[in-house]
C1' cells in the first nucleotide's frame, strides 16, 4: 500500500427482507427475612464509532472517514 470482518446500554451480544431500539448480567428503589444470601416488583441508562447521501422513513442501503482484528505484499 491492497482485500476482508467487526464497531448497538457499564459488560457480553441480538435486531430476520428499511417501518416506535431489545435480552442476559450489572446498577438504583421497593417488598418478603432480625440480617446476609435468595426470590419478587418497578426503574434509570443508547445522537446504533463519526460525517454525508438515497428514501415518506436508515442500526439496516451507498460513499467517505476513524478505530480494532485478520489475510496479501
Nucleotide at each position: 500500500g491492497g482485500g476482508g470482518a467487526c464497531g448497538u446500554a457499564g459488560c457480553u451480544c441480538a435486531g430476520c427482507u428499511g417501518g416506535u431500539a431489545g435480552a442476559g448480567c450489572g446498577c438504583u428503589u421497593c417488598c418478603a427475612u432480625g440480617g446476609c444470601a435468595u426470590g419478587g416488583a418497578a426503574g434509570a441508562g443508547g445522537u446504533c464509532g463519526c460525517g454525508u447521501g438515497u428514501u415518506c422513513g436508515a442500526c439496516u442501503c451507498a460513499c467517505g472517514u476513524c478505530g480494532u482484528c485478520u489475510c496479501c505484499a